[in-house]
The RNA shown here (c-di-GMP-I riboswitch aptamer) has 86 nucleotides and comes from Halanaerobium kushneri. RNAcentral holds the sequence, with entries from ENA and Ribocentre. The source organism's lineage runs through Bacteria, Bacillati, Clostridia, Halanaerobiaceae and Halanaerobium. The prediction has a mean pLDDT of 78. It matches the Rfam family "c-di-GMP-I riboswitch aptamer". About the family: GEMM was predicted in a large-scale screen for bacterial structured RNA regulatory elements.
RNA sequence: UUAAAAUAUUAGCAAAAUUAGCGAAAGCUAAUGACGCAAAGUUAUGGGUCUAAGAUAUUUUGUAUUAUGAUUGCCAGACUGCACAU
Repeated sequence: UUAAAAUAUUAGCAAAAUUAGCGAAAGCUAAUGACGCAAAGUUAUGGGUCUAAGAUAUUUUGUAUUAUGAUUGCCAGACUGCACAU
């Protein structure tokens, strides 16, 4: 110096829920909060999942299909990166 395993302190992120705002919805943002996280940092590239405004089909104001919407705290890939006594 690199790789693997265990682990303390400090610092970091923040699920559900509630309130407010945005959105057609899924969901997002902020505050409170503390389920968890050593990449729970970034990226919708591949797969998965959620929604269906618009569009299309059907034909009767319903139903079905569809992402150009959302999710990286579903998995994989890519890029970057903090601490680490012993």